[in-house]
RNA sequence: GCACGCUUAGCUCAGUGGUAGAGCACUGCCUUCACACGGCAGGAGUCGCUGGUUCGAACCCAGCAGCGUGCACCA
Numbered sequence: 001g002c003a004c005g006c007u008u009a010g011c012u013c014a015g016u017g018g019u020a021g022a023g024c025a026c027u028g029c030c031u032u033c034a035c036a037c038g039g040c041a042g043g044a045g046u047c048g049c050u051g052g053u054u055c056g057a058a059c060c061c062a063g064c065a066g067c068g069u070g071c072a073c074c075a
Base pairs, nucleotide, nucleotide: 001071002070003069004068005067006066007065010024011023012022013021018055026042027041028040029039030038048064049063050062051061052060
């Protein structure tokens, strides 16, 4: 340099055009002498960035950035 994949909550991921979710983690309460387990409730997101398409975009398109894999180059 070329090709492909990935980027969504603190972490791991789902969601492929019509209200942004799950598990774990975190906070509070219940339970316990206490802890753990368990139960109930709660907080947490400009969906990597900038544009475009559309009545409507996490989702489609373009560019950019980051990460990964393969290939090429490396006198």